[in-house]
RNA sequence: UUCUUAUCCAGAGAGGUGGAGGGACUGGCCCUGUGAAGCCCAACAACCGGCAUUUUAAUAUGUAUCGGUGUUAAUUCCUGCAGAAUAUAGUUCAUAUUCUGGAAGAUAAGAA
Numbered sequence: 001u002u003c004u005u006a007u008c009c010a011g012a013g014a015g016g017u018g019g020a021g022g023g024a025c026u027g028g029c030c031c032u033g034u035g036a037a038g039c040c041c042a043a044c045a046a047c048c049g050g051c052a053u054u055u056u057a058a059u060a061u062g063u064a065u066c067g068g069u070g071u072u073a074a075u076u077c078c079u080g081c082a083g084a085a086u087a088u089a090g091u092u093c094a095u096a097u098u099c100u101g102g103a104a105g106a107u108a109a110g111a112a
Base pairs, nucleotide, nucleotide: 001112002111003110004109005108006107007106008105013041015040016039017038021031022030023029025080027078028077042072043071044070047068048067049066050063051062052061053060076104081101082100083099084098085097086096087095088094
């Protein structure tokens, strides 16, 4: 880097450092000097391992004292493609709202 599978409307900092940017991308809309990113610490969660119970096994439930990650503004902040419903206009197109599926992305585990 690619592929497969699972999850993505819950949860978590008025700490230290640092100094200007950040929220993947598009279009929006936001956050930020009442201090961004990054780093440290702390916290949250429980995907994998570990551990306990269960099972012949697969598995299931639990735990967070231990190891590997992850996460800690806004639903993955909304949206991007297709369809449905409703309303307005009109009867070909359109606009708005809601819903369903998909794409893209993120994270984990496995494989190449």

Notes
SAM riboswitch aptamer (S box leader) from Clostridium carboxidivorans, 112 nucleotides, folded computationally. The sequence is in RNAcentral, with records from Rfam and Ribocentre.